Overview
A computed fold for a 544-nucleotide part of an RNA from a Candidatus Bilamarchaeaceae archaeon, annotated as large-subunit ribosomal RNA, domain I. Its mean pLDDT, the model's own confidence on a scale to 100, is 80.
Context: one part of a larger RNA
RNA sequence: CCAUCUGGCGAAUUGCUUGGCUCAGAUAGCGAAGAAGGUCCUGGCAAGCUGGGAUAAGGCCCGGCGAGGCGCAUGCUGCCAUAGAACCGGGCAUUGCCGAAUUGGACAUCCUGUCAGGCAAAACCUGACAUUCGCGGCACAAGCUGCGAAAGCGUACGCGGAGAAUUGAAACAUCUUAGUACCCGCAGGAAGAGAAAUCAAUCGAGAUUGGGUAAGUAGGGGCGACCGAAAGCCCAGAAGGACAAACCGAAUCCCUUAUCGACGAGGUAAGGGGGAUGUGGUGUUUGGACCAGGGUACUGCCCAGCUCGCCGAGCUGAAGUGGGCUGGAAAGCCUUACCAUAGAGGGUGAUAGUCCCGUAAGCGAAGGUGAGAAGGUAGAUUCCUGGUAUCCAGAGUAUGGCUGGUCGAAUUUCCAGUCAGAACGUGGGUCUUAUCUAGAUCCAAUCCUAAACAUAAUCUGAGUCCGAUAGAGCACUAGUACGGUGACGGAAAGCUGAAAAGAAGGGGUAAAACCCUGUGAAAAGAACAUGAAACCAGAUGGCU
Numbered sequence: 001c002c003a004u005c006u007g008g009c010g011a012a013u014u015g016c017u018u019g020g021c022u023c024a025g026a027u028a029g030c031g032a033a034g035a036a037g038g039u040c041c042u043g044g045c046a047a048g049c050u051g052g053g054a055u056a057a058g059g060c061c062c063g064g065c066g067a068g069g070c071g072c073a074u075g076c077u078g079c080c081a082u083a084g085a086a087c088c089g090g091g092c093a094u095u096g097c098c099g100a101a102u103u104g105g106a107c108a109u110c111c112u113g114u115c116a117g118g119c120a121a122a123a124c125c126u127g128a129c130a131u132u133c134g135c136g137g138c139a140c141a142a143g144c145u146g147c148g149a150a151a152g153c154g155u156a157c158g159c160g161g162a163g164a165a166u167u168g169a170a171a172c173a174u175c176u177u178a179g180u181a182c183c184c185g186c187a188g189g190a191a192g193a194g195a196a197a198u199c200a201a202u203c204g205a206g207a208u209u210g211g212g213u214a215a216g217u218a219g220g221g222g223c224g225a226c227c228g229a230a231a232g233c234c235c236a237g238a239a240g241g242a243c244a245a246a247c248c249g250a251a252u253c254c255c256u257u258a259u260c261g262a263c264g265a266g267g268u269a270a271g272g273g274g275g276a277u278g279u280g281g282u283g284u285u286u287g288g289a290c291c292a293g294g295g296u297a298c299u300g301c302c303c304a305g306c307u308c309g310c311c312g313a314g315c316u317g318a319a320g321u322g323g324g325c326u327g328g329a330a331a332g333c334c335u336u337a338c339c340a341u342a343g344a345g346g347g348u349g350a351u352a353g354u355c356c357c358g359u360a361a362g363c364g365a366a367g368g369u370g371a372g373a374a375g376g377u378a379g380a381u382u383c384c385u386g387g388u389a390u391c392c393a394g395a396g397u398a399u400g401g402c403u404g405g406u407c408g409a410a411u412u413u414c415c416a417g418u419c420a421g422a423a424c425g426u427g428g429g430u431c432u433u434a435u436c437u438a439g440a441u442c443c444a445a446u447c448c449u450a451a452a453c454a455u456a457a458u459c460u461g462a463g464u465c466c467g468a469u470a471g472a473g474c475a476c477u478a479g480u481a482c483g484g485u486g487a488c489g490g491a492a493a494g495c496u497g498a499a500a501a502g503a504a505g506g507g508g509u510a511a512a513a514c515c516c517u518g519u520g521a522a523a524a525g526a527a528c529a530u531g532a533a534a535c536c537a538g539a540u541g542g543c544u
Stems, first nucleotide, its partner, number of pairs: 001542008014529001015495002019466002021463007028455001029153002037098003040053003044076002048072002059092006068080003104111002113129006131150008157188001158186004168175001172222001198205002209236005219227002240448003243394001247281002251279001252274009287392003290387005298379005306372006314363003320336001321352001322335004337354002339343001345357003399420007427443005482489002502528001505516003
């Protein structure tokens, strides 16, 4: 030096899963009755996590369960429990300090009052006292006062306001990035949009929303880079209503109190207030009012009790612990039975339909929730046909010029500012440059509207997903340890065994290791499943 073997070190691999990831469904809020979040406390011994709040790993009541229990956490000590504990469901009480933080202040978790009441009491206890807004009362006014509301958090998704730059254009200014990021306001369980002054094209469609296609098309564009629709068709889902006005003219509404009703819808009475600058009725584009004729077919609201369903601590739930063999152990093998509306799954000393939990199928308290019938209650003739003399149908609006923003919208998207500024149904808007003619189509300048679609969080279920360098950053005291003045950055770390039976005793050592003995199926020996390679050592053989 080489080869083989035996060990050490090392942690890969294999096996496993407490945790993730994704999808679907359900819920979609909490807060001055003090939230979210924190801080400080709280256990017999108690540092961390979890739970709780000076009643402090808990108190009281109702219900479930049925023998054990005093969290993670297996120790010592001491307790609780068949007079029903622990645990589970529901309710009640307690709930320090900070925090919107609200008596005033402050460098969050601290300092500091005033008034009233209780009390013998200076002590102690209880209550009130922030700001803004709304309604009411008082007051000449400043203001005072009663009642009510708001604030803050969560913030993924939505709507609105305001709005960059890096970048790309191989430079850069229009353009692009992009109406993106960041910031602000306002919400809701979804939001927003929404029942044509819409499209279409000589055929027709018939609110909105979302998906697919149309289509990288039409079109925009230093016609550069790039940007970029719509109709139509297919699918999901479908729902329509209310005013202003014409006409009638107080026929109306609200508050408080009392009363009836089921703590209901609602009714009645009294007092006060709103309202002729019009409450209420009618009416709304198949236009209506109005006129004539016919016609009786309705609509909204409530839910105590009743019926049915869903959720719900939980409950019932079949059939071998037969024989033999191997083994530490039977659920394996051989043999012989049984159940099945249950042979999903998990556990049990190896692979169990019949051992345990379950599963199929049924049942279910309190409480919650949905629907229905019956009933109650309020309103009401709203409907159809014909007529068209008269009346009505949203004004600084439509529309035009200019400027700016925005859009694919180009002179033809939408919006704002500014200057002008209509018509009145024999009317008006639109039909992609302007004007005219003809034709088509719709009725602006008021409001509401479910479903189909977006999504953090929580819960439930599932998976041709991952299996500890993967899957979340976190399967473990994880947003922890640690780093940074700070914003912020951010780990590593899973596995003894069926059962601790976790190694008594002896030897040995400074203490260990280790050896004998013992436990165990096996040391698997806690540096603990398996235990590869690199690397190290020894033994044997070979070569020099």